[in-house]
Molecule: c-di-GMP-I riboswitch aptamer
Organism: Desulfonatronum sp.
RNA sequence: AAUCGAUAAAGGCAAAGCAGCCCUAAAGGGUGCGACGCAAAGCCACCGGCCUACGUUUCGUGUCAACGGAAUAUGGCAGCGGGGUUGCCGGA
Numbered sequence: 001a002a003u004c005g006a007u008a009a010a011g012g013c014a015a016a017g018c019a020g021c022c023c024u025a026a027a028g029g030g031u032g033c034g035a036c037g038c039a040a041a042g043c044c045a046c047c048g049g050c051c052u053a054c055g056u057u058u059c060g061u062g063u064c065a066a067c068g069g070a071a072u073a074u075g076g077c078a079g080c081g082g083g084g085u086u087g088c089c090g091g092a
Stems, first nucleotide, its partner, number of pairs: 004090002012038002017033003021030003036079001042085003046082003049077003055072007
């Protein structure tokens, strides 16, 4: 240094939930409390997968307005997996 991940040490992050909170069409994100867990549960949407449907297209109902269904990512998930990249410690 690489690989690897100890009943080690010092630390780190923060699931669900809660909030008469904030952003957003939603998914989701932010802030505070909280702690299920995580050796990258640090960062990155490149690949697969998953979530949502403002808008768009289409179908149905309807006099109209409008309502409902379906498809669709340019929206999102890094705590789904792969990949890239940076990093603490050093027993075996």